Description
c-di-GMP-I riboswitch aptamer from a Clostridia bacterium, 86 nucleotides, folded computationally. It was read from a public genome assembly, where an Rfam model found it. It matches the Rfam family "c-di-GMP-I riboswitch aptamer". Rfam describes the family as follows. GEMM was predicted in a large-scale screen for bacterial structured RNA regulatory elements. Gene Ontology term of the family: cyclic-di-GMP binding.
[in-house]
RNA sequence: AAAUACAUUUGGCAAACCCGUCGAAAGGCGGGGACGCAAAGCCAUGUGUCUACAGCCGAAAAGGCCAUGACUGCCAGGUUGCCGAU
Numbered sequence: 001a002a003a004u005a006c007a008u009u010u011g012g013c014a015a016a017c018c019c020g021u022c023g024a025a026a027g028g029c030g031g032g033g034a035c036g037c038a039a040a041g042c043c044a045u046g047u048g049u050c051u052a053c054a055g056c057c058g059a060a061a062a063g064g065c066c067a068u069g070a071c072u073g074c075c076a077g078g079u080u081g082c083c084g085a086u
Base pairs, nucleotide, nucleotide: 005086012037013036017032018031019030020029021028022027035073041079042078043077045076046075048071049070050069055065056064057063
């Protein structure tokens, strides 16, 4: 350099659902549980989605508007990590 054959290790995280708990809710946390994930580690920076206590509108216990709340397992971005074979 070419050809042929073959293919990972240690492991990690944890959806739905159930129980408990916090929260107005979305949702979070803990335990169980695995749908899946090579970043399904971290960051709410950009997009997007969800909720609306309080506030405003409304005759109204109807309804509507509204993130300062939430989702990183919505997509990007930033940043960190594991393996790198015969």